[in-house]
RNA sequence: GACCGCGUAGCUCAGUGGUAGAGCACCCGCCUUUUAAGUGGGGUGUCGUGGGUUCGAGCCCCACCGCGGUCA
Numbered sequence: 001g002a003c004c005g006c007g008u009a010g011c012u013c014a015g016u017g018g019u020a021g022a023g024c025a026c027c028c029g030c031c032u033u034u035u036a037a038g039u040g041g042g043g044u045g046u047c048g049u050g051g052g053u054u055c056g057a058g059c060c061c062c063a064c065c066g067c068g069g070u071c072a
């Protein structure tokens, strides 16, 4: 330098153009002498950045950034 894949919650990841989710973690309560365990509740988010298409974009298109890989 060319090509391929990935980028979504604190972490690991789902999400087939129509209200952004799960598990774990975290926060508040109940229980307990206390902790842990158990249990009720809470999503905590600029979907990497900017632009485009569309009535509508996490999803499609373009450029860029970051990470990994293959080739040179």
Stems, first nucleotide, its partner, number of pairs: 001071007010024004018055001026042005048064005